Model confidence (mean pLDDT): 87 of 100. This is a predicted structure of a 105-nucleotide RNA (SAM riboswitch aptamer (S box leader)) from a soil metagenome. Its Rfam family is "SAM riboswitch aptamer (S box leader)". Its family is annotated with regulation of gene expression in the Gene Ontology. The model forms 97% of the base pairs in the Rfam consensus.
[in-house]
RNA sequence: CUUAUCCAGAGUGGUGGAGGGAAAGGCCCUUCGAAGCCACAGCAACCGGUUCCGGUAUACGGAGCGCUGGUGCUAAAUCCGGCCCCUGAAGAGGGGAAAGAUAAG
Numbered sequence: 001c002u003u004a005u006c007c008a009g010a011g012u013g014g015u016g017g018a019g020g021g022a023a024a025g026g027c028c029c030u031u032c033g034a035a036g037c038c039a040c041a042g043c044a045a046c047c048g049g050u051u052c053c054g055g056u057a058u059a060c061g062g063a064g065c066g067c068u069g070g071u072g073c074u075a076a077a078u079c080c081g082g083c084c085c086c087u088g089a090a091g092a093g094g095g096g097a098a099a100g101a102u103a104a105g
Stems, first nucleotide, its partner, number of pairs: 001105006011040005019029003025080002041074003046070002048067001049065006078099001083096005
């Protein structure tokens, strides 16, 4: 940079000792112990593997399996939101971007 996904799911202990939830703001979590690190456990199924089906096929596609494999993840919708558009008298509701995260290339 490209493509796909982001309203589901899953936590305990040790260490540590004040922050954390990316970014205005909001709201929230946190000394009944934040971040970070370690151990173990778990979730998911992107890649890999594997089974079945379609297919001339080692192409490609569909459905399954959690697999001693490679990542990722385990408060809240990616917490809401920020920019644009639509509806509404307003509160508010809806849609789309941007950005971010993860995977594969």